[in-house]
C1' cells in the first nucleotide's frame, strides 16, 4: 500500500424485512431491611447509535468518505 470484520448507556450486549417511543443485565443514585455493613428487594438517573454527508415518507439498520480497534496480505530494509 491492498483486503476483511467491528464501533449502540460507565461496562457487557440486544433491537425482526428499514417502521413510528433505542432496551436488558451489571454498575451508579435514592429508599426499604439491619445496631451497622454486606447481601436482598423496590424505585430511578444515564444515549449527538464513532464522525460527516447521501438515499428514503421514515435510518442503529442501506450507500459514500473519514476516524479508531482487531485480523489477513504485498513491498522496502
Nucleotide at each position: 500500500g491492498g483486503g476483511g470484520c467491528c464501533g449502540u448507556a460507565g461496562c457487557u450486549c440486544a433491537a425482526u424485512c428499514g417502521g413510528u417511543u433505542a432496551g436488558a443485565g451489571c454498575a451508579g443514585c435514592a429508599a426499604a431491611c439491619u445496631c451497622a455493613u454486606a447481601a436482598u428487594u423496590u424505585g430511578u438517573u444515564g444515549g449527538u447509535u464513532g464522525u460527516a454527508g447521501g438515499u428514503u415518507c421514515g435510518a442503529g439498520u442501506c450507500c459514500u468518505a473519514c476516524c479508531g480497534g482487531c485480523c489477513c496480505u504485498a513491498c522496502c530494509a